[in-house]
Formats: sequence, structure tokens, C1' cells
RNA sequence: GCGCGGGAGAGUCUCCGGCCUCGGGAGCGAGGCGCGGAGCGCCGAAGGGGCAACACCUUCCCGGAACCUCUCAGGCGCAAGGACUGCGC
Repeated sequence: GCGCGGGAGAGUCUCCGGCCUCGGGAGCGAGGCGCGGAGCGCCGAAGGGGCAACACCUUCCCGGAACCUCUCAGGCGCAAGGACUGCGC
């Protein structure tokens, strides 16, 4: 690297718009939507940022890890994605 598997967390929130269904149409109303946007809240395990020991050194700057930390990006039903990981080649 390839194949087959495992693989967490956090909203069924509010508002606006769109769409669908029903009331014959419009208007209006009710219900709904795995659609778009905004707000607030929340999560850390794509990616990205930060740094301790240490190294260097007269000093500063610079270098410097993580599942730590920030939450920019990403995400918050299922699915997908997913750091990391098991087996085989």
C1' cells in the first nucleotide's frame, strides 16, 4: 500500500426560507420533510494550530510528542466519514 473486519463523542434545540401532504384553487390554516440558511448549545478521532521533557545555547529567537490542548476546519438519528487497530498478502 491492497483485501476483509473492529472503531468513540456531541441537539431528534430555536428561528427564517424552500418543498411535500390535506382542507377543491388562490389566500390562509394544519401536519410533515435524510432540503437550504442563521442563532444558541455541544463534541474531538480526518485535516490544521499550541507545548513539556529534551536538544542547541551566554541569552533570546528557532527545533521539539500524544488519544493532552484549541475548536480554525469538521461533526452532533441511521448511514457515511473516522484517528487508531486485528488478520491476510
Molecule: Glycine riboswitch aptamer
Organism: soil metagenome